[in-house]
Context: one part of a larger RNA
């Protein structure tokens, strides 16, 4: 140095666990906001920090319920001070405080700062305390030019709105290219990402100038089928209906003022927002410990769960079934106000021409729909469809508007479930994670979980630098469970003692 075999060290797999996650299913809400929101700054405990709560009334006031003895929030023990049956903490409803920034709104700004006027009230005075001053709409008022009337302009309002943020989903206004076409240009990707704008708990869409096929249906959406059919297509690649069945929900109506829908009031019922009541066990043995094991019994409208020193229907909480609200809120149903709402049956409209977009339809034989241009009707004796056109036949009545449900989606509340993960997994994030750390910035973006049944977390001796470490001693069932602390695999690194070189 190598083999091998004890025991260790290092490490932190692996088992097991589980405070976090992931995905769903029923409900619930589907909004916050100038009465100052989303977000944060700075303070705030007898308190250094962080976390949480809160506002100068600051881990908090006041009030109305619940509950019933211990409480003054976590990390985090102690100690001081102190609250509590005159019901304290604690849980639920109102109600008030709400510092500063933040749409920020007197004016300013490098956010949490910095400068003001104005009015009212105290005050001798510096001053203080309250409420006011932003833009823009809209309504009404007052003033008022060139220019005589008025009109632009200006101004007030203790009139009313609006804003800004917020996870999809949903209308609308723009609109890519990577890719595919085995290059590529029409085409595709896709009317997709993505950018703006507007809305609502949904949205949009809707009561036929629709289809259909000589039979007939009878608003809209949504599903299944129809059907990868029948078309479009450098007939490439690929794009792809509709009729008409079958289903979910159905609801009609208005322009002489509906249905829906807000809102305020009154009134009936439930339901949310704290709670209660709530059956039924013992003995022996094992063992640290019993809820395992035997052995007897009990209760169940309750043998779903979690806990308790190992597996508990009967030990605790709880579960099944009942009950239960001073206040607040939601559903209902009546009044009453509002909204609907344009206007008065639809004219520069239907139509054509030229250029465009949209229909599954790429000009094609291209209907239809919708417009930038430039033209232009008729007026129910009418006019529009009915895939070029014509005819005949059917059918419908544009250019006005409202209109639930079935349809989507989940930032967010409850409750339940999983041939879902279990710490390199499961969200980036079980842990004080969108942190620490990187970057000027936009943005990027982690590691890190477990002693023990209970801290009983090793008094006290000794070795040592009043160390760090460890030897005793003591608690524990276990200390090779000792705080680097369940379990401890392999590389890797040693003692020992064999055999070989």
């Nucleotide at each position: 140095c190598g083999c091998a075999u004890a025991c260790g060290g290092u490490g932190g797999a692996u088992g097991c666990c589980u405070a976090g996650g992931c995905a769903g299913c029923c409900a619930g809400a589907g909004g916050c906001g100038a009465u100052g929101a989303a977000a944060g700054a700075c303070g705030u405990u007898g308190u250094a920090g962080c976390c949480u709560g809160c506002g100068a009334u600051a881990a908090g006031g006041c009030u109305c319920g619940g509950u019933g003895a211990g409480g003054u929030g976590g990390c985090a023990a102690a100690c001081a001070a102190c609250c509590u049956a005159c019901g304290a903490c604690c849980c639920g409803g109102g109600c008030a405080u709400c510092u500063c920034u933040g749409a920020a709104u007197g004016g300013g700004g490098a956010a949490a700062c910095c400068c003001a006027c104005c009015c009212a009230g105290c005050a001798c005075a510096a001053g203080c305390u309250g409420g006011g001053u932003a833009u823009c709409c809209c309504a009404c008022c007052c003033u008022g030019a060139a220019u005589c009337c008025a009109u632009a302009g200006g101004g007030g309002u203790c009139g009313g709105g609006a804003a800004g943020c917020g996870a999809a989903c949903c209308g609308g206004g723009g609109g890519a290219a990577c890719u595919g076409a085995a290059a590529c240009a029409u085409c595709u990707a896709a009317g997709u990402a993505c950018c703006c704008c507007g809305a609502g708990g949904a949205a949009a869409a809707g009561a036929a100038a629709u289809c259909a096929a000589c039979c007939g249906a009878g608003a809209u959406u949504c599903c299944c089928u129809g059907a990868g059919u029948a078309g479009c297509g450098g007939c490439g690649a690929g794009c792809g209906a509709a009729c008409g069945g079958g289903g979910a929900c159905u609801a009609g109506c208005c322009c002489u003022u509906a249905a829906g829908u807000c809102a305020a009031u009154g009134c009936a019922c439930g339901g949310u927002u704290a709670g209660g009541u709530g059956a039924a066990c013992g003995g022996c043995c094992u063992g640290g410990a019993a809820a395992g094991g035997c052995c007897g019994g009990c209760c169940a409208u309750a043998g779903u769960g979690g806990g308790u020193g190992a597996u508990a229907g009967c030990c605790c909480c709880g579960u099944a079934a009942c009950c239960g609200a001073a206040a607040a809120c939601c559903c209902g149903c009546a009044u009453u106000g509002g909204u609907g709402a344009a206007a008065u049956c639809g004219a520069g409209u239907a139509g054509g021409u030229c250029g465009g977009g949209g229909c599954a339809c790429g000009u094609g034989a291209a209907a239809c729909c919708u417009u930038g241009a430039c033209u232009g009707a008729a007026g129910a004796c009418g006019g529009g469809g009915g895939g070029a056109c014509c005819a005949u036949c059917c059918u419908c009545c544009a250019a006005g508007g409202c209109u639930a449900a079935a349809u989507a989606c989940u930032c967010c509340u409850g409750g339940c479930u999983g041939a879902c993960c279990g710490a390199u997994a499961g969200u980036g994030a079980a842990c004080c994670a969108g942190u620490a750390c990187c970057g000027u910035g936009a943005g990027g973006g982690a590691a890190a979980g477990g002693c023990g049944a209970a801290a009983a977390g090793a008094a006290c001796c000794c070795c040592g630098g009043c160390g760090a470490g460890g030897g005793g001693a003591g608690u524990g069932a276990a200390a090779u469970a000792g705080a680097u602390c369940c379990u401890g695999a392999a590389a890797c690194c040693g003692u020992a003692u064999g055999c070989g070189u």

This is a predicted structure of a 501-nucleotide part of an RNA (large-subunit ribosomal RNA, domain I) from Chromohalobacter marismortui. Its Rfam family is "Bacterial large subunit ribosomal RNA". Lineage of the source: Bacteria > Gammaproteobacteria > Oceanospirillales > Halomonadaceae > Chromohalobacter. The sequence was found in a public genome assembly.